[in-house]
Background:
The RNA shown here (FMN riboswitch aptamer (RFN element)) has 136 nucleotides. The model forms 100% of the base pairs in the Rfam consensus.
RNA sequence: GUUUUUCUUUGGGGAUUGGUGUAAUUCCAUACCGGCAGUGUAGUGCAUUUUGGCUCUGAGUCUGCGAAGGGCGUAUGCCCCCGACGAGGUGAGAAUCCUUGACCGACGGUUAAAGUCCGGAUGAAAAAAGAAAAGG
Numbered sequence: 001g002u003u004u005u006u007c008u009u010u011g012g013g014g015a016u017u018g019g020u021g022u023a024a025u026u027c028c029a030u031a032c033c034g035g036c037a038g039u040g041u042a043g044u045g046c047a048u049u050u051u052g053g054c055u056c057u058g059a060g061u062c063u064g065c066g067a068a069g070g071g072c073g074u075a076u077g078c079c080c081c082c083g084a085c086g087a088g089g090u091g092a093g094a095a096u097c098c099u100u101g102a103c104c105g106a107c108g109g110u111u112a113a114a115g116u117c118c119g120g121a122u123g124a125a126a127a128a129a130g131a132a133a134a135g136g
Stems, first nucleotide, its partner, number of pairs: 002135009017029003031116002033105002035065004042057002045054002060103002069080004085101005107119003
């Protein structure tokens, strides 16, 4: 260094301003937010005679996963369900970069319909980091 096991820690953001109304952070206008892993032609650092080499960063709308919802099970779990992107530019190569215009967002609650308020949740989890032990 690698594999396995155990333990510890970490592990989701956002309603501004105005309008209508008896009543709305729920409607209308405007504003704001983006879990985890993978994937890079851009950036940083290193190496090299050179290179498309190596390291780190890197997508809400691509691929996979988690959460939420439904069903089954005593239970670890299993099955189902699971939103949304175009154009232009650069380039050998981009659904990720740059420019521009769009679009999407669980369940329950509520004087009135919620991605943003309150609640399940000081929860759970994808996963990340660290420690210990064992094996080859």